[in-house]
RNA sequence: CUCAUCGAGACCGGCUGAGGGAAAGGCCCUUCGACGCCGGGGCAACCGCCAGGCCCAACCUGCCUGGAAAGGUGCCAACUCCUGCGGCCCGCCGCGAGCGGGUCGGCAGAUGAG
Numbered sequence: 001c002u003c004a005u006c007g008a009g010a011c012c013g014g015c016u017g018a019g020g021g022a023a024a025g026g027c028c029c030u031u032c033g034a035c036g037c038c039g040g041g042g043c044a045a046c047c048g049c050c051a052g053g054c055c056c057a058a059c060c061u062g063c064c065u066g067g068a069a070a071g072g073u074g075c076c077a078a079c080u081c082c083u084g085c086g087g088c089c090c091g092c093c094g095c096g097a098g099c100g101g102g103u104c105g106g107c108a109g110a111u112g113a114g
Base pairs, nucleotide, nucleotide: 001114002113003112004111005110006109011040012039013038014037015036019029020028021027024083025082026081041076042075043074046072047071049067050066051065052064053063054062080108085105086104087103088102089101090100091099092098
C1' cells in the first nucleotide's frame, strides 16, 4: 500500500503499585488494585488443515459451502465505549445556520492475509 472483517463471543491466580480506555472532547474503568508482566483457562475461526461443489481435457491456482480446533496469529469492560466530516430521514422548539434522535457513507483506528 491492497483486500476482508469490526452490535456476537470469551476470566482466574501470582508479581507490581497509579494510572488506563490510540489521539482531542465526552463518558467510563481503577487502591474492593487499573495498566503492564508471568502462569493457567477460555472465545473466535483470518491463515494453515480436512471434505464437498464450481471452473478446467486434467492438475494447480482461484471462488463457494461445510467441518475440526492438536498448528501460526488474534482476542477475553462498555458497538472500534461515544462523538468530530458529509448525505438523507424523524421529533421538539422560544423558528435560531437552534436542540435531540435514527440511518448510510467518509476520516481515523484495530486484527488477519498478501